[in-house]
Context: one part of a larger RNA
């Protein structure tokens, strides 16, 4: 290649938009391109393959038949796909009416607590451990009461609760702004799915430049602990954590589970909506989302089960013994750290 795979064994691209490109709802009427059937021509010879025969046998040779799964021509068929011309309304949307939500970006503001710095009271200790020590104080520390300065975080609410695509988002108001639900009829007519390549987002730590710095804290620095202690534990403490602007592109970026659609028992919770049942409580039913147990039924097992890892179809990514190696070299990307795409030798 075929075939098999992808939650944990190797393997789902961190996520998203989306070109090419596959793949695509009902109908109708055409075409005959793919698709079937039939005829004819071609498919050198040798060789393969089968029957027979010749060298004492084999290998080799000789004769016939098959066969060459292909190409071309022409004559039908008309289900399927394809194409062309309609038609529709279930998939996609579009209008209207609510709805709920830490969606996202910018201002602003608002309390408690740490630390500092001025006063006030007040006097020997604070502090810190497992003890303890470095450290802090008679130049008034530590307690404690007032007023003040800054920065950074949002207690309680708070929930296997919401919300986004992921990443992530959490005091409080305001703008601006993105998406979902749920009802409602009315409108366009398949407009749809996936997505190599591109492209845009992307925690934290790094990185530039300019602020900005309370707490916390790599890195140093002292004390300890121990054989030692470049560590755990204490006392300090700078990058950095904060903003803005620009980069880097990775994480056990996890549901370790790609993305779409259809079917395929339940049952308790739960959230957001309608509706109905005389009411806000409650019961029933109905979408959409979030969990929990369990059937059929998957699976080596764990376990998964309508939010599949079930039955299926479309599409894209990816795996193929360990190690060597996500490393070498080369190519792109970056200030740089490094990313990224990616091998052999060789050895078990």
């Nucleotide at each position: 290649c075929u075939g098999g795979g992808c939650g944990u064994a190797a393997a789902g691209c961190g996520c998203g938009c989306g070109u090419a490109g596959g793949c695509g709802g009902a109908u109708u009427a055409g075409u005959c391109a793919g698709u079937c059937a039939g005829a004819g021509g071609u498919g050198a010879a040798a060789u393969c393959c089968c029957a027979g025969g010749g060298c004492u046998c084999a290998a080799c040779c000789c004769u016939g038949g098959a066969a060459c799964u292909g190409c071309c021509u022409u004559u039908g068929a008309u289900a399927c796909u394809g194409c062309u011309a309609g038609u529709c309304u279930u998939g996609a949307g579009u209008u209207c009416g609510a709805g709920a939500g830490a969606g996202g970006u910018g201002a602003g503001u608002g309390g408690a607590a740490u630390u500092c710095c001025g006063a006030g009271u007040g006097u020997a200790g604070a502090g810190g451990u497992g003890a303890a020590a470095u450290u802090c104080g008679u130049a008034g520390a530590u307690a404690u009461u007032c007023g003040g300065a800054g920065g950074a975080a949002c207690a309680c609410c708070a929930g296997u609760g919401g919300c986004g695509a992921a990443g992530g988002c959490g005091g409080c108001u305001c703008a601006c702004u993105g998406g979902c639900u749920c009802g409602a009829u009315a409108c366009u007519g398949a407009c749809g799915c996936u997505g190599a390549g591109g492209u845009g987002c992307g925690a934290a730590a790094g990185u530039g430049u300019g602020g900005g710095g309370a707490g916390c804290a790599a890195a140093c620095a002292g004390g300890a602990u121990u054989a030692g202690a470049u560590a755990c534990c204490c006392u300090g403490g700078u990058a950095g954590u904060c903003c803005a602007c620009a980069c880097c592109g990775u994480a056990a970026a996890c549901g370790a589970u790609g993305a779409a659609u259809g079917c395929c028992a339940g049952a308790c919770g739960u959230c957001g909506g309608g509706c109905a049942g005389u009411a806000u409580a409650c019961u029933g039913u109905u979408c959409g989302g979030u969990g929990u147990c369990a059937c059929a039924c998957c699976u080596a097992a764990c376990g998964g089960a309508u939010u599949a890892a079930g039955c299926a179809u479309u599409c894209c990514g990816c795996c193929u013994g360990g190690g060597g190696a996500g490393u070498a070299c080369g190519g792109c990307c970056g200030c740089a750290a490094g990313g990224u795409u990616a091998a052999a030798a060789c050895u078990c």
The prediction has a mean pLDDT of 89. A computed fold for a 348-nucleotide part of an RNA from Palleronia caenipelagi, annotated as small-subunit ribosomal RNA, central domain. The sequence was found in a public genome assembly. Rfam family: Bacterial small subunit ribosomal RNA.